The prediction has a mean pLDDT of 82. Small-subunit ribosomal RNA from an uncultured marine bacterium, 1485 nucleotides, folded computationally.
RNA sequence: GAGUUUCUCUUGGCUCAGAUUGAACGCUGGCGGUAGGCUUAACACAUGCAAGUCGUGCGAGAAAGUAUCUUCGGAUAUGAGUAGAGCGGCGGACGGGUGAGUAACGCGUAGGAAUCUACCUAGUAGAAGGGGAUAGCCCGGGGAAACCCGGAUUAAUACCGUAUACCUCCUUCGGGAGAAAGAAGGCCUCUCUUUGAAGCUUUCGCUACUAGAUGAGCCUGCGUAAGAUUAGCUUGUUGGUGAGGUAAAGGCUCACCAAGGCAACGAUCUUUAGCUGGUCUGAGAGGACGAUCAGCCACAUUGGGACUGAGACACGGCCCAGACUCCUACGGGAGGCAGCAGUGGGGAAUAUUGGACAAUGGGCGCAAGCCUGAUCCAGCCAUACCGCGUGUGUGAAGAAGGCCUUCGGGUUGUAAAGCACUUUAAGCAGGGAGAAAAAGUUAUAAGCUAAUACCUUAUAACCUUGAUGUUACCUGCAGAAUAAGCACCGGCUAAUUCCGUGCCAGCAGCCGCGGUAAUACGUAGGGUGCAAGCGUUGUUCGGAAUUACUGGGCGUAAAGCGCACGUAGGCGGAUUAGAAAGUAUGGGGUGAAAUCCCAGGGCUCAACCCUGGAACUGCCUCAUAAACUCCUAAUCUAGAGUUCGAGAGAGGUGAGUGGAAUUCCGGGUGUAGAGGUGAAAUUCGUAGAUAUUCGGAGAACACCAGUGGCGAAGGCGGCUCACUGGCUCGAUACUGACGCUGAGGUGCGAAAGUGUGGGGAGCAAACAGGAUUAGAUACCCUGGUAGUCCACACCGUAAACGAUGAAUGCCAGUCGUCGGAUAGUAUACUAUUCGGUGACACACCUAACGGAUUAAGCAUUCCGCCUGGGGAGUACGGUCGCAAGAUUAAAACUCAAAGGAAUUGACGGGGGCCCGCACAAGUAGUGGAGCAUGUGGUUUAAUUCGAAGAUACGCGCAGAACCUUACCAACACUUGACAUGUUCGUCGCGACUCUAAGAGAUUAGAGUUUUCGGUUCGGCCGGACGAAACACAGGUGCUGCAUGGCUGUCGUCAGCUCGUGUCGUGAGAUGUUGGGUUAAGUCCCGCAACGAGCGCAACCCUCACUUUUAGUUGCCAUCAUUAAGUUGGGCACUCUGAAAGAACUGCCAGUGAUAAGCUGGAGGAAGGUGGGGAUGACGUCAAGUCCUCAUGGCCCUUACGUGUUGGGCUACACACGUGCUACAAUGGCAUCUACAACAGGAAGCAAAACGGCAACGUUAAGCAAAUCCCGAAAAGAUGCCUCAGUUCGGAUUGCACUCUGCAACUCGAGUGCAUGAAGCUGGAAUUACUAGUAAUCGUGGAUCAGCGUGCCACGGUGAAUGCGUUCCCGGGUCUUGUACACACCGCCCGUCACACCAUGGGAGUUGGUUCUACCUUAAGGCAAGGUUUUAAACCCUUGACCACGGUAUAGUCAGCGACUGGGGUGAAGUCGUAACAAGGUAACC
Repeated sequence: GAGUUUCUCUUGGCUCAGAUUGAACGCUGGCGGUAGGCUUAACACAUGCAAGUCGUGCGAGAAAGUAUCUUCGGAUAUGAGUAGAGCGGCGGACGGGUGAGUAACGCGUAGGAAUCUACCUAGUAGAAGGGGAUAGCCCGGGGAAACCCGGAUUAAUACCGUAUACCUCCUUCGGGAGAAAGAAGGCCUCUCUUUGAAGCUUUCGCUACUAGAUGAGCCUGCGUAAGAUUAGCUUGUUGGUGAGGUAAAGGCUCACCAAGGCAACGAUCUUUAGCUGGUCUGAGAGGACGAUCAGCCACAUUGGGACUGAGACACGGCCCAGACUCCUACGGGAGGCAGCAGUGGGGAAUAUUGGACAAUGGGCGCAAGCCUGAUCCAGCCAUACCGCGUGUGUGAAGAAGGCCUUCGGGUUGUAAAGCACUUUAAGCAGGGAGAAAAAGUUAUAAGCUAAUACCUUAUAACCUUGAUGUUACCUGCAGAAUAAGCACCGGCUAAUUCCGUGCCAGCAGCCGCGGUAAUACGUAGGGUGCAAGCGUUGUUCGGAAUUACUGGGCGUAAAGCGCACGUAGGCGGAUUAGAAAGUAUGGGGUGAAAUCCCAGGGCUCAACCCUGGAACUGCCUCAUAAACUCCUAAUCUAGAGUUCGAGAGAGGUGAGUGGAAUUCCGGGUGUAGAGGUGAAAUUCGUAGAUAUUCGGAGAACACCAGUGGCGAAGGCGGCUCACUGGCUCGAUACUGACGCUGAGGUGCGAAAGUGUGGGGAGCAAACAGGAUUAGAUACCCUGGUAGUCCACACCGUAAACGAUGAAUGCCAGUCGUCGGAUAGUAUACUAUUCGGUGACACACCUAACGGAUUAAGCAUUCCGCCUGGGGAGUACGGUCGCAAGAUUAAAACUCAAAGGAAUUGACGGGGGCCCGCACAAGUAGUGGAGCAUGUGGUUUAAUUCGAAGAUACGCGCAGAACCUUACCAACACUUGACAUGUUCGUCGCGACUCUAAGAGAUUAGAGUUUUCGGUUCGGCCGGACGAAACACAGGUGCUGCAUGGCUGUCGUCAGCUCGUGUCGUGAGAUGUUGGGUUAAGUCCCGCAACGAGCGCAACCCUCACUUUUAGUUGCCAUCAUUAAGUUGGGCACUCUGAAAGAACUGCCAGUGAUAAGCUGGAGGAAGGUGGGGAUGACGUCAAGUCCUCAUGGCCCUUACGUGUUGGGCUACACACGUGCUACAAUGGCAUCUACAACAGGAAGCAAAACGGCAACGUUAAGCAAAUCCCGAAAAGAUGCCUCAGUUCGGAUUGCACUCUGCAACUCGAGUGCAUGAAGCUGGAAUUACUAGUAAUCGUGGAUCAGCGUGCCACGGUGAAUGCGUUCCCGGGUCUUGUACACACCGCCCGUCACACCAUGGGAGUUGGUUCUACCUUAAGGCAAGGUUUUAAACCCUUGACCACGGUAUAGUCAGCGACUGGGGUGAAGUCGUAACAAGGUAACC
């Protein structure tokens, strides 16, 4: 920096991108260089090697072999003074390994004094003269072995006296004590033949001492983990005196004395850990780590111990004990890879039983040299870092193949092939540095010396010394030849397509993908990234300002202790002086090397290495300065306090006292109910209640009363008195920083609760009863005990809240209120000031809300607290409590969120305003009956399919007998019933007749009938038919949740948005809200808004009026005529067609802001959108439709396609919707008699006439229609019926017919006669309608052969009611709450049941560890004693100490544990509905 809660901002966690690694795993793998390589079992180890060396310390001393001799036994010489062993010296305390232990003077850093130091350097002095042993060897013995014992003999630079003492040590200052070793080379006087000896000399060595260097020991300051759920620890402990001991200070040890010492600045205890230079990361500060390299420490199978030595309590030494392994003759012995290799084991995991001492270094040695698994090299491993290569150029027919495709093409891709080149690396061959300098021999010179020895140095010559190594490097040869993979491609994060799969298989770091079109799974093509590697997993830091020193917070997100007093601590007013701890500056010492950084250099570069510099931010020390802090001394008054005078107050404690009310008890009056609720009941009352009156008891104090007062908080309220705390104001003097905060600590601390004793009126947990309810362990009602009250003692918690710690200073104001003071002025008011308590508001702050001199502003000081949600304020442990419980306070596990504030919606059994046949007022219905029709259900071979609250159900269907038809059964066809293309054939097609089969579709055959059209005359073109094969047709098959189009609904509701500007961090807001008004976001006014768009309205159609024009098929006032507008005539009227006009709140009055508008009126055919229609904003319902049509994908292809016959869609215990007809007298029947409109008509409408009771039939004029045809009913008049299952009602059924049609059986409509069911106005519930409307009456049309009570239209007759907006439903708008946003059909809680997981308790049981006491005590040193000749030593005995071990009590930690407690998690379990809205009883502590 990003992703993730979410619309936004914020808080906050989780995750990612980076770097890193002693790594491991998966796939892959060409070369070289440089590094690295058991992180686990400090588990066990076979085998080999890892420490020896010195003959110039000492004595002794083989064998094989060879040669000679031989008596064949052997001897001699050589091998050889060799090997091997021994005594002795030096070294085995270094080098190498490991990190178990250790929280410590162990380490780091800086210092210190009371020490030692072999070898080395320098210096001083010495080195005389003697002695006795002993190993080896030899002999003998024991033993399996390891090894041991005895005897004899022998040497030394082994050992021991004596002498001496520059010097050292001790001292009672008189003195006393203490050494030594020789070896090698050379020279030469003497004895001289030589070897030698003595002497001299050189070198090496020896003794004593001093000093240095090096190394080591000891002490101190500071620094160096976690835990307080470890708070007290300690008896050699702390100190002193004396002694012992040590190289050395010291309780290091002992005796005595004192009672100290450590600890909240964390003792003790527990757990973890080697420390450091440094390494990784980070901007840094930090954080994590402590492999390789380097310094220190510790350890060497476990525990203990000492010996030797300069140095050890000793990795490859010793003794003892334990465990383990091995050998054994069972008596006894041996061993220690955490050295280098290597083995087993453990583990995800870590190499060769290699070469060499050539170099560097170490030990010994005079040296040559020997030893050296230190070291230098090689081997194995992509473990890491670095470098190189796997070719280069050209090459478009953009090849083939693959993949995709919109079928055109695109991409792989200049990639390949082809052509032309190159040869690094690997391969082969040849050449070939450096790492080598010394040492040795000879010679010369110099130094040393008496010396030409010896030795040292220099020079020259000679002689050689390489494990690596077939080295690096160079040259040549041949050929593109021998050399590319891995991960990823939804976002973060660079890079996408097809196929397969279908919440499956799987992926996943987080968010999350997958339920039939997956850029997320699995392949493939393509792409991206890195590259001999690439990914994954693990680790650490970073990002994380997510522990915040740098650099965070605490009103509401996690977080201020309930409040105060006060200890330690922290911080602290003004002035002067001193000192110099902090501080600052400068100097000195140190801060090992390596590492990091800079510069330069060397390997062809780099990694790597070398040289130099800087740095090492630290510690110590010296000097200087004196502002600030600290300290010391002195002074001051502004902080703080004291004094005096006033003042307010429910501040506290105790005692007394008052009135109103409730209830009970006692007395009186009095009679039938009272009480209670939404409504009731339980309850009280004739045994006298309720009501009323008098007396007593207990508790609480109306009005005053107030964001008024007091108190630290909790809290405090009638009145009076007593005692008492604090506060405010005013004034003078005094003290002189006496202050602030406050870990622990102490005190106070509502209500409830606890203990003891009182008291008890009302109220009231628990409890009982009555209701409510599905239930009701509740809400409501009637009762009612603890308790509430008092005294004393506990508890110590609350949403103990201002969710805001205390103190101080500073920073605009305005308006209230309480208590004082001052001034003007005087009961009042105004101004100033001090102290409290409120409201608003600027700067500023805040995520926002908000805070704002009473800060959440700007600063300082001190304290407390927080670090994701859940688990959990829980468990365990501790403390407190009589108990309840309080306090302190985790972890496992689980989730990717959990929160805060604000925004927009939606919702509310929240609020305000408004509208609608929404209610109300009415009218007529539905729901009851019968039938029609649709649906569900059931049935069926099939009852095709769709539609499902409103917004499905007389819906798709404007019309299922066949057809339709999609369904079922049966029978047929397969390029197909239908389209296009290719090839071949035919030329008519068609119609008609006949025969045969069949249910038919159809099949087979014969016959009759103009033998296609155009033509450029070409079997040229077109057309039709047939055949074959293939592309294909076809599908009312699936998906309306892949879609287009169309439609329903909210809703003809008044809304939905945009641009610019402004406000807000932002989502968003504003505009669009407000005041009016409207049918309307309609208009007006106001306003940080100004404008605009889609909607509203208007424009369109129709009805109502008028005018003009035109009059045929329309009309007829006037004239004529007829049976008749029939005809002439006319176009005035009606009407029709067309074109205009007319209505705009225009006019008047009132009202309103003078506006918009509203109310009333005039005129007018019509008046305030005149009536009706068309017109449906942004969007909602994954609403409906793949069966109208179109269409992606999937599926079928002799069938899910096509055709035919018959059946079905019409079934029928039942349920629902929509209708029709009724139940009758406002009626029915009969007779008579008027008045329409919209329409329709040729396969049609049909007049008139005739027949039939009728449906209808026969015949037929007219009309393609303002001309002809079709046709009213209710109403009206008269008569009958007279309240009944009827002269109501017509279902059902029988018989006989009519019509349509190929055909009315399933299954049409109609007619006549007969039959005459239910039904007497319809429960709960519910629908429509506000005027030419409802109701009622008939008429027409579409579809259609026929068929409707349906649908769409038309006219006739023609009402009632509307107070009004409380309520129901729906909608709009503003506001409010919200834990909802799939938006209340939302969200969500708890028990129970099931599965899994971790965890607490738990009778106990197992193991580790620790303390204490006691027992036993190895080796060992110490002490005492003995033995020996006196000393010492050896040896023997004893004592205390002491490892392991044993016993007992106790603590602590861990494992297991029947059973048990709660917790967590788990798509669709049970019961309720606690919370979120007033969540339906406000919620919460």